[in-house]
Glycine riboswitch aptamer from Thermobifida halotolerans, 92 nucleotides, folded computationally. The RNAcentral record of the sequence draws on Rfam. The coordinates come from a structure-prediction model, not an experiment, and the mean pLDDT is 75.
RNA sequence: UGACACCACACGGGAGAGACUCCGCGCCGCGGAGCGCCGACGGGGCAAACCUCCCCAGCAACCUCUCAGGCACCAGGGACCGUGUGGGACAG
Repeated sequence: UGACACCACACGGGAGAGACUCCGCGCCGCGGAGCGCCGACGGGGCAAACCUCCCCAGCAACCUCUCAGGCACCAGGGACCGUGUGGGACAG
C1' cells in the first nucleotide's frame, strides 16, 4: 500500500396468499368475527449442510411449523441481489 470477503449506512430492485361469508358503522370504504390460505422480517423445530478419521458435542438453512405477522389496489414491511461510501483487518 492493500483486492476478494466481513460490518455499517445510502440508493435501486424485491415474492407469496379470499375482490370469501356474516355483522356493525360515519357506507363502495372502514372495522370486527368465522372459516380458508401465505412465508422471504422475527420466533420455534427436527434436520440437510458445516465442523470431526469416526462418534459425541457445537452451530445451523431459502427445509419445516405457522406462535407472531400477512392475504384486491395503494401504503408499509420484506430474506435476498446490485451499486456506492465508510470502517477494521488479512492474503499479496